Molecule: Lysine riboswitch aptamer
Organism: chicken gut metagenome
Order: sequence, then C1' cells, then structure tokens
RNA sequence: UGAUAGAGGCGCGAAGUCCAAGAGUACCGUUCUCCAAAGGUUCAGGCGGGGGAGCGGGAAAGGGGCCUUCGCCGAGGUGCGGCCCGCCUUGCCUGAAAGGCCGCCGCGCCGGGCCGCGGGAGAACAUCCCCCGGACUGUCGCCCCGAAAACUCGGGGCGGAGCGCUGUCGU
Repeated sequence: UGAUAGAGGCGCGAAGUCCAAGAGUACCGUUCUCCAAAGGUUCAGGCGGGGGAGCGGGAAAGGGGCCUUCGCCGAGGUGCGGCCCGCCUUGCCUGAAAGGCCGCCGCGCCGGGCCGCGGGAGAACAUCCCCCGGACUGUCGCCCCGAAAACUCGGGGCGGAGCGCUGUCGU
C1' cells in the first nucleotide's frame, strides 16, 4: 500500500403484527340556535352560505413503544447546496407561484450507546435531532505498576478518531 474476512453493544436501519397517543378530535346523521360577508400562503377561473350547542355514531395520517423477521457495523444520522418525478398546503375543484415532505446527487460533521442542562421539531410529560458537560464502553498510541522464561497478560493515568482497529493473503 492493495485485496479479503471480522470485532464493538441498551450498536444501526428497514418491514410486519400488536399497543398507546392522536381523539371522543376530524367527519357523518339528527334536533335546536346565531350570523349574511367573510376565512388560515398568494394569484386566476369555476363551484359552494357560514358558525355554535345537545344527542347518536365515530376514524385516519404524520410521529412513537414492545416483539419478531430481514439487511447490516459509516451501520446510519445530521447540516448546507443543487436537481426534480411524486405527495401535501385556501371551504371544494382546476391551473400557476411560493413553501414543505419524500427521493437522488455533491460537500461538511459525528467511534458507540447512556445520563444531565439548554435549544429545535412535535398535539404531546411520547419520541426524534443538535450544542455543551459527565461517567461508561470498544479500539489504537504513549507513560507507569504488577505477573511471566518468552510470545504476552492484568491494572492505572493521559491522549486520538471509524479516513480508525484486528486477522489472513499479496505487493
């Protein structure tokens, strides 16, 4: 230096069943009642009256948890920029703009999970993301101590980052 095989552990991702939350909400039916020009991204065209309460029914999506299975160990996550098929955003429909989501590409950051503070997302005390701090953990390097005939093994301290580390083969 190349190829290949591996290790970390509350490790990573996806799919599926179930469950909580969303929510007794949206919506539907019905009874009553109030208000007539207005709406929650913007524009154009078209259509449509709207709100509240009681009663009877009553979801879903996005976001999660456990378990199982599968694929894996830059697994993956995230920020910025670009592209753009699809999806979402007005009471409804069509078209356009704008914004957002998903996807793809490029660049940057992060070894891993956990706990705490703060910030953001979120309906949320769920959960996720980010900064900082803490101990832990795997790994490598340096120093010290101990054991051992030796290969090495154990302990402690400090430091580094996955562009790392270990094995095998080759150059």